Annotation: The RNA shown here (Bacterial RNase P class A) has 373 nucleotides and comes from a Deltaproteobacteria bacterium. Of the family's consensus pairs, 95% are formed in the model. The gene name in the source record is rnpB. The sequence is in RNAcentral, with records from ENA. Rfam family: Bacterial RNase P class A. By type it is a ribozyme. NCBI's taxonomy places the organism under Bacteria, Pseudomonadati, Myxococcota, Myxococcia.
[in-house]
RNA sequence: UGGGAUGGCCAAGACGACCGCUGGAUCGGUUAGCCGAUCGAGAGGAAAGUCCGGGCUCCACAGGGCACGGUGCUGGGCAAUUCCCAGCGAGGGUAACCUCGGGCAAGCGCAACAGAAAGCAAACCGCCGGAUCCCCGUUGGUUCGGUAAGGGUGAAACGGUGAGGUAAGAGCUCACCGGCCGGUUGGGUGACCAGCCGGGCCAGGCAAGCCCCAUCGGGAGCAAGACCAAAUUAAGGACUUAGGCGGCCCGUUUAGUCCUAGGGUUGGUCGCUUGAGCGGUCAGAGUAAUCGGCCGCCUAGAUGAAUGGUCGUCGCCUUGGUUUUCUUAGGAAAAGCAAGGAACAGAACCCGGCUUACCGGUCGCCUGACCGC
Numbered sequence: 001u002g003g004g005a006u007g008g009c010c011a012a013g014a015c016g017a018c019c020g021c022u023g024g025a026u027c028g029g030u031u032a033g034c035c036g037a038u039c040g041a042g043a044g045g046a047a048a049g050u051c052c053g054g055g056c057u058c059c060a061c062a063g064g065g066c067a068c069g070g071u072g073c074u075g076g077g078c079a080a081u082u083c084c085c086a087g088c089g090a091g092g093g094u095a096a097c098c099u100c101g102g103g104c105a106a107g108c109g110c111a112a113c114a115g116a117a118a119g120c121a122a123a124c125c126g127c128c129g130g131a132u133c134c135c136c137g138u139u140g141g142u143u144c145g146g147u148a149a150g151g152g153u154g155a156a157a158c159g160g161u162g163a164g165g166u167a168a169g170a171g172c173u174c175a176c177c178g179g180c181c182g183g184u185u186g187g188g189u190g191a192c193c194a195g196c197c198g199g200g201c202c203a204g205g206c207a208a209g210c211c212c213c214a215u216c217g218g219g220a221g222c223a224a225g226a227c228c229a230a231a232u233u234a235a236g237g238a239c240u241u242a243g244g245c246g247g248c249c250c251g252u253u254u255a256g257u258c259c260u261a262g263g264g265u266u267g268g269u270c271g272c273u274u275g276a277g278c279g280g281u282c283a284g285a286g287u288a289a290u291c292g293g294c295c296g297c298c299u300a301g302a303u304g305a306a307u308g309g310u311c312g313u314c315g316c317c318u319u320g321g322u323u324u325u326c327u328u329a330g331g332a333a334a335a336g337c338a339a340g341g342a343a344c345a346g347a348a349c350c351c352g353g354c355u356u357a358c359c360g361g362u363c364g365c366c367u368g369a370c371c372g373c
Base pairs, nucleotide, nucleotide: 001369003367004366006364007363008362009361010360013314014313015312016311017310018309019308021042022041024039025038026037027036028035029034044344048355049354051353052352053351054350055349056221057220058219059218068217069216070215071214072213073087074086075085076084077083088101089100090099091098092097102212103211107210108209109206110205124151125150126147127146128145129144130143131142132141133140134137159177160176161175162174163173164172178202179201180199181198182197183196184195185194186193187192225270226269227268228267229266230265235260236259237258238257239256241255242254243253244252245251277297278296279295280294281293282292284291285290316341317340318339319338320337322335323334324333325332326331
C1' cells in the first nucleotide's frame, strides 16, 4: 500500500424557532366531569420473527409407569436455556480463524444415474484350470468351473505397501503402516492424549427416517388475573297481589314485587413498570463467561393506542459541470455552485438469549502478500 479474519460502539445528522400529541409533579379555577399555567419526561439495536428459556398470574396435582415432546463431546457460568465461556476431537483454510459434535460393531428402513454386480456383495473384460470341436493354433472356438490381483462404471466396489504362496489368485500366510476390539501403564477434574501387550477382527453412508441410550419436561397465558359501576337476559326460591284453565279446592300457567347465586356485554380502576434495572469504580475473585463489594441514578407506560410537523443555519454522501494546483498524461487533490439522497424499522406485562432486516460512520486487535529503509 492494497487484501483477509475477528470483536466493540454510534446510528430517523446537529443546533435553533414556531405549532401540536401522551403521561407525571406543583399551583390556580371548577358545574367535581374536567379546564388552564409552569416545570420535567417521552421507542430500538433490532421495539421485528414469536424460535428457546425464565419471572408473574390462574387452573390442575398422592406415588409410579407408558406414551408424547425437547436436549445430546467435556468442564464451568446463569433464575433458566436450543444461550454464553474455556477446552477436546473431526473437517476446511498458507494463516488469523471458521464449521460441526451421543449411538449405524442392537434391529428395521432408504439411496437417482452409470455399472456384470450396491449391502449374509458381485464374474462384463481380463487371468487360470478341466472337457470338447476343428481349419490343430503352443495369443483359435464352445462349454463347465476357479479367481476380487488388474481394467472399466460410480458419490461409494469390502484396508495399504512388499514378500511368500498358488494353476491363477486372495489376510490365504508373514513383516511394516493404518483402523477397530479387548487388556494395561502414565498424564489430565473430564472430553481426551501418549505408550505397551494381545487378536487378521478389517466392520461403507444416512439417526434432520424409524429406533436405542442418557437426561429434562403439568396446562394455559396480561384478551393471565383481581375489583367497581351501569344496563340487560334467562334460572331457582319466597310473597300472595291480579288474570287464564276449572263448578270449587289442590294443581298448573301468565304477569308483578323481593331475594339468591350466576352468565356474557359495555365503561372504568388495578395488574403496569424499581427491575435477574442502568452508570461508575476496585492494580477485588476468576484464563474467561460471570460473580462480589462500594458509590450514584430513576430512564415511555399509551389502550380507536402518544413519542409528530413546518421553517432557518450548518454538516455528510452521490452525480454534473467550473476554477486553481500537482502529474508517471491515465488522472488526483482543493475551493465554491446546482440537483438529488440519508437505511432497517415503531414499545403494548417484564426480562435473558437466538435468528432475521439494515444507508452508513467509527474504534481496537490479529493474519498473510508486496514495496521501501